[in-house]
Context: one part of a larger RNA
RNA sequence: UGACGGGGGCCCGCACAAGCUGAGGAGCAUGCGGCUUAAUUCGAGGCAACGCGAAGAACCUUACCAGGGCUUGACAUGCAGCUGCAAGCUCUCUGAAAGGAGAGCCGCCUUCGAGGGUGCUGCACAGGUGCUGCAUGGCUGUCGUCAGUUCGUGCCGUGAGGUGUUGGGUUAAGUCCCGCAACGAACGCAACCCUUGUAUCUAGUUGCCACCACGGGUGAUGAGCCCGUGAGCACUCUAGAUAGACUGCCCGUGCAAGCGGGAGGAAGGUGGGGACGACGUCAAGUCAGUAUGGCCCUUAUGCCCUGGGCUGCACGCGUGCUACAAUGGUCGGCACAAUGGGUAGCAAUACCGCGAGGUGGAGCCAAUCCUCAAAGCCGGCCCCAGUUCGGAUUGGAGUCUGCAAUUCGACUCCAUGAAGUCGGAUUCGCUAGUAACGGCGCAUCAGCAACGGCGCCGUGAAUACGUUCCCGGGCCUUGUACA
Repeated sequence: UGACGGGGGCCCGCACAAGCUGAGGAGCAUGCGGCUUAAUUCGAGGCAACGCGAAGAACCUUACCAGGGCUUGACAUGCAGCUGCAAGCUCUCUGAAAGGAGAGCCGCCUUCGAGGGUGCUGCACAGGUGCUGCAUGGCUGUCGUCAGUUCGUGCCGUGAGGUGUUGGGUUAAGUCCCGCAACGAACGCAACCCUUGUAUCUAGUUGCCACCACGGGUGAUGAGCCCGUGAGCACUCUAGAUAGACUGCCCGUGCAAGCGGGAGGAAGGUGGGGACGACGUCAAGUCAGUAUGGCCCUUAUGCCCUGGGCUGCACGCGUGCUACAAUGGUCGGCACAAUGGGUAGCAAUACCGCGAGGUGGAGCCAAUCCUCAAAGCCGGCCCCAGUUCGGAUUGGAGUCUGCAAUUCGACUCCAUGAAGUCGGAUUCGCUAGUAACGGCGCAUCAGCAACGGCGCCGUGAAUACGUUCCCGGGCCUUGUACA
């Protein structure tokens, strides 16, 4: 000087407390361990591995296994020799395919020397998801969006070092103020960026429909209402510019910084959310994204193919979904979104099918067309039961994608109807448009094991006395036989 203490002081954080919903029990989905296996490819391992790499394992992917094949190779560059001709396309035989054997078609440029291209042979070499993340770059996680980490000069100390950065206040903050042998500065904090909340202006199509006109429907030839078109840009909206919030104003308090209250305001003291992660820590993670040193393989540890495996199942764990019901289930009717996606695509009206879906194809390269909710509300039935709860499992019949759904796809219909009556010890998340509940969209993607992930909107709470305690962290101080 640090680190540590079941030392002390001060202070934070869904850390506890106060609350709400869950997990732990059940079934299923998914990841991991274990076991099994010819193989069940590899990595990730307290927090910070385990719906993680994987935003798509039937083949492919694929790295694993069995079998069949290739050896200058699936791919790159160069050299030498040879050979014909481009390349390429089609077909036959064999084969599980890869591969092997054969036939045909088409036939490049040219200065006629050759060159380019292509093939064969040989040689340099290619190739390796083989090892080492404890040789590395890069990227990432984590403490932690915690408020810290340092430097120059000066001063102090023999020196390590200290001071500054400590102290008194204050803040979300090493934020600011006051004081001070310090005075300044840098990386962090904050602000600048994006988004959301208010207003004004500009712009008006594909958006909008208040007023106006026309047409149609309904009513009675009326009024009103509904639909469409025109006109219009008021409103909504779209998307550009600008304004707006700064403790600016008032009161109280304080040396000040600030704090408490108030006004005005769409918004008030960082308005909400996001992006943004200091010096460093964990020899943290990644050689399987890529790059890369070293080591290793070179008729194989490289390459191609068929099939299998990654999906195995006595078990254990994590994360989720669905439930155990009446704040419910079911049937009928009525209503209201936003983000997004669409040409090898999205697809309306119509018709067929109980349905998944099929036929067909208007429109749309999109503010134009398509896709558009469910919880909710109204009414009927159920009457507390393993049930009209719950839907696992199993049998049958189908649909769709795809060369192909046996291993191993999703979905539909009929039948079947399991466990489960709210979950021990323990434990997670969350402070407001949040939790909880409800659906919708997208990426990946032929299809899909998505109940996952990332977004969007609808409905919409409870509670916080407080900081004694548990966990993590910051500052000062103290002890130390630790570094």